[in-house]
Context: one part of a larger RNA
Molecule: small-subunit ribosomal RNA, central domain
Organism: uncultured Chloroflexota bacterium
RNA sequence: CUGGGCGUAAAGAGAGCGUAGGCGGUUCCUUAAGUCAGAUGUGAAAUCUUCUGGCUCAAUCAGAAGGCGUCAUUUGAUACUGAGGGGCUUGAGAGCAGCAGAGGGAAAUGGAAUCCCCAGUGUAGCGGUGAAAUGCGUAGAUAUUGGGGAGAACACCAGUGGCGAAGGCGAUUUCCCAGGCUGUUUCUGACGCUGAGGCUCGAAAGCGUGGGGAGCGAAGCGGAUUAGAUACCCGCGUAGUCCACGCCCUAAACGGUGGACACUAGAUAUAGGAGGUAUCGACCCUUUCUGUGUCGAAGCUAACGCUUUAAGUGUCCCGCCUGGGGAGUACGGCCGCAAGGCUGAAACUC
Numbered sequence: 001c002u003g004g005g006c007g008u009a010a011a012g013a014g015a016g017c018g019u020a021g022g023c024g025g026u027u028c029c030u031u032a033a034g035u036c037a038g039a040u041g042u043g044a045a046a047u048c049u050u051c052u053g054g055c056u057c058a059a060u061c062a063g064a065a066g067g068c069g070u071c072a073u074u075u076g077a078u079a080c081u082g083a084g085g086g087g088c089u090u091g092a093g094a095g096c097a098g099c100a101g102a103g104g105g106a107a108a109u110g111g112a113a114u115c116c117c118c119a120g121u122g123u124a125g126c127g128g129u130g131a132a133a134u135g136c137g138u139a140g141a142u143a144u145u146g147g148g149g150a151g152a153a154c155a156c157c158a159g160u161g162g163c164g165a166a167g168g169c170g171a172u173u174u175c176c177c178a179g180g181c182u183g184u185u186u187c188u189g190a191c192g193c194u195g196a197g198g199c200u201c202g203a204a205a206g207c208g209u210g211g212g213g214a215g216c217g218a219a220g221c222g223g224a225u226u227a228g229a230u231a232c233c234c235g236c237g238u239a240g241u242c243c244a245c246g247c248c249c250u251a252a253a254c255g256g257u258g259g260a261c262a263c264u265a266g267a268u269a270u271a272g273g274a275g276g277u278a279u280c281g282a283c284c285c286u287u288u289c290u291g292u293g294u295c296g297a298a299g300c301u302a303a304c305g306c307u308u309u310a311a312g313u314g315u316c317c318c319g320c321c322u323g324g325g326g327a328g329u330a331c332g333g334c335c336g337c338a339a340g341g342c343u344g345a346a347a348c349u350c
Base pairs, nucleotide, nucleotide: 004321005320006319007304008303012318014201015200016199017198021194022193023192025088026087027086028085029084030083031082033081034080035077036076037075038074039073040072041071042069048066049065050064051063052062053061091191092188093187094186095184096183097182098181099180103177104176105175106174107173108172109171110154114150115149116148117147118146119145120144121143125136126135162169163168206247207246208245209244210243211242215241216240220236221235222234223233258317259316260315261314262313263312266295267294268293269292270291271290272289273288274287275286276285299306300305323350324349325348332343333342334341335340
């Protein structure tokens, strides 16, 4: 290479958009590049296969036949693929009428809580723990009442719920932007799927500049515990957490399951629509589409389990794996302000 694989054994890129490429619905006509068939030419010898013969046999040697090609030229075939042309509507997209949503961005506003400041009442404790102590408090704390301020997060609703490609998204209102679902079948007429490179997004932590800083809180300090305690517990507390702009680009970025399409028993719950039935109307009942769950048949699986949201049955495209350690290391390259990231060995060893 062929082949076999990727939920948990090694293996699905964190996610999307998309270039080249690969693959691609249905029908008619043309062509004949692929494909198939015939003919001619060539495919040296040796080697290979079969047969025959010679060295006593064998190896070996000789002869005959066959075989040996992505081959060339030419004549045909036209089912499939390709190419050119003309149609179609089921795929895809658009229109129209509706619907739901923590989808994204910006601005404004709100209440509870916390902390701080001011004032009142009030007096000796408060706080904290397994128990304590550090700490706070007669310069009046804790508690309680009134006023003011600051920053961050949005209780209940809340759900096995919803939305988003993923990361993720949860107070309210307004504005801007995007996606989805249902119905209709009005329009376009294969415009599709995937996607090496590429581009964009990408939790937290971290970095740069400037703000902000209530609570929490790496580091640090103190008190305990302990044989010790660079911890667990307690009191403080810097960076950070928050905002703007710019970087970083990694996660158990997980459903540990790439994307698309088709097919293959059901049961039940729930979210969003639409139709029918019923009704004064709604509920109910029923059909159907889309999503999210649980169970389960056939099938699959090493088992666990998966099962119309497949890990079943198939097709197309991409990514990835090939014993453990060394090692996601070294070197080189590219990227980054840095931290580091991406790519990624070998010796040696079992």